[in-house]
RNA sequence: AGGUGGCUGGGCGGUCGCGACAACUGGGCCGGAAACGGUGUUGUCGAGGAAAGUCCGGGCUCCACGGAGGCAAGGUGCCGGAUAACGUCCGGCGGGGGUGACCCCAGGGAAAGCGCAGCAGAGAAUAGACCGCCCGCCCGAGCUUCGGCGACGGCGGGUAAGGGUGAAACGGUGCGGUAAGAGCGCACCGCCCCGACCGCAAGGAAGGGGGCUAGGCAAGCCCCACCUGGAGCAAGACCGAAUAGGGACAGGCCGCAGCUUUCGGGCUGCACAUGCGCCUCCGCAUGCUGUCCGGGUAGGUCGCACCAGGUCGUGCGCAAGCACGAUCGCAGAUGAAUGACCGUCGCCCCGGAUCUGAUCCGGGGGACAGGACCCGGCUUACAGGCCGCCUGAU
Numbered sequence: 001a002g003g004u005g006g007c008u009g010g011g012c013g014g015u016c017g018c019g020a021c022a023a024c025u026g027g028g029c030c031g032g033a034a035a036c037g038g039u040g041u042u043g044u045c046g047a048g049g050a051a052a053g054u055c056c057g058g059g060c061u062c063c064a065c066g067g068a069g070g071c072a073a074g075g076u077g078c079c080g081g082a083u084a085a086c087g088u089c090c091g092g093c094g095g096g097g098g099u100g101a102c103c104c105c106a107g108g109g110a111a112a113g114c115g116c117a118g119c120a121g122a123g124a125a126u127a128g129a130c131c132g133c134c135c136g137c138c139c140g141a142g143c144u145u146c147g148g149c150g151a152c153g154g155c156g157g158g159u160a161a162g163g164g165u166g167a168a169a170c171g172g173u174g175c176g177g178u179a180a181g182a183g184c185g186c187a188c189c190g191c192c193c194c195g196a197c198c199g200c201a202a203g204g205a206a207g208g209g210g211g212c213u214a215g216g217c218a219a220g221c222c223c224c225a226c227c228u229g230g231a232g233c234a235a236g237a238c239c240g241a242a243u244a245g246g247g248a249c250a251g252g253c254c255g256c257a258g259c260u261u262u263c264g265g266g267c268u269g270c271a272c273a274u275g276c277g278c279c280u281c282c283g284c285a286u287g288c289u290g291u292c293c294g295g296g297u298a299g300g301u302c303g304c305a306c307c308a309g310g311u312c313g314u315g316c317g318c319a320a321g322c323a324c325g326a327u328c329g330c331a332g333a334u335g336a337a338u339g340a341c342c343g344u345c346g347c348c349c350c351g352g353a354u355c356u357g358a359u360c361c362g363g364g365g366g367a368c369a370g371g372a373c374c375c376g377g378c379u380u381a382c383a384g385g386c387c388g389c390c391u392g393a394u
Base pairs, nucleotide, nucleotide: 001391002390003389004388005387006386007385008384010345011344012343013342014341015340016339018046019045020044021043022042023041024040028039029038030037031036048368052379053378055377056376057375058374059373060232061231062230063229066282067281068280069279070278071277073228074227075226076225077224078092079091080090081089082088093107094105095104096103097102108223109222113221114220115217116216130163131162132159133158134157135156136155137154138153142149143148171189172188173187174186175185176184190212191210192209193208194207197204198203236302237301238300239299246293247292248291249290250289251288255270256269257268258267259266260265272287273286274285275284276283307329309328310327311326312325313324314323315322316321347365348364349363350362351361352360353359
């Protein structure tokens, strides 16, 4: 100077003020229509690492979530392990960054198919000739030792090594070869195929062969593998009290059979319609659809804190974690509690005194931020302070 992991983020005392639970009292009083609630004494307890976001996974509660077959929608995506589970965590593999400690990856498939890539550029995946390089022919200034050489220009052919454009140009470097070049050939890399051996595996890999043929994007559609009911504590249950199965309009239907009828209609079966993500079969539920007006209920209790719980120790494991033993009980509100004041100590910053230091004095500051069914994660925010391990330089 950096990387990574962890802890803390005020202490003590006093005065006044709050909420819950337990025990005792359990009689009276207050509120209320009721169900119920409040009120006494003593004791105990009373916010977070993120309580935030509401992004995942579950526990729990309820459900017209039905059965079979097929499809859709959504999620995950290397391997092994942990876990109640996960898209989380741990350890590895592969790729990338960094001198390094370490960090990052939406990590299966691009020769199954479809699709996309502005501008520049000759050409962007069935590529391609702008500037060039080489050869042949024509013209022919000029030079000439009179044999010839031959600029500029034109036409034709070969070429993709050099240059240019671009984020990226159909392998790289070197040697040979060629008219000039090119994997055209060779060596070494790269790529493809085979692969002893190592590893649970993802993978690694000695060695061998090969044509120099297989760009990018799948957080594009898609293919492959695996997984997935819905709604949610305002879930749900109980108690008390109260009410109107109401009215109007528009559209649709007004089928069959049986029973019944106060002759308005009602009940049952079939048919028909709707619903259960879609289709088929079966099954179940409902009995038309839409709009507007209007009535009752806004009360109380439970759910509600014993849990996949915390802490310590031992053992196993690289670890995440697991097992065993011991010990503890750490909010349960409901317009919503844990606060206010005083004193003192401590932390940080600035200034001063002191010969330096220690010490003292004065002033200032103290982060992000507060439950509401619970738990395991992820993400985001955080003044200041402390500790461990590792890397580089000196």
About this RNA
Bacterial RNase P class A from uncultured Maricaulis sp., 394 nucleotides, folded computationally. It matches the Rfam family "Bacterial RNase P class A". Rfam classes the family as a ribozyme. The source organism's lineage runs through Bacteria, Pseudomonadati, Pseudomonadota, Maricaulales and Maricaulis. The sequence is in RNAcentral, with records from MGnify.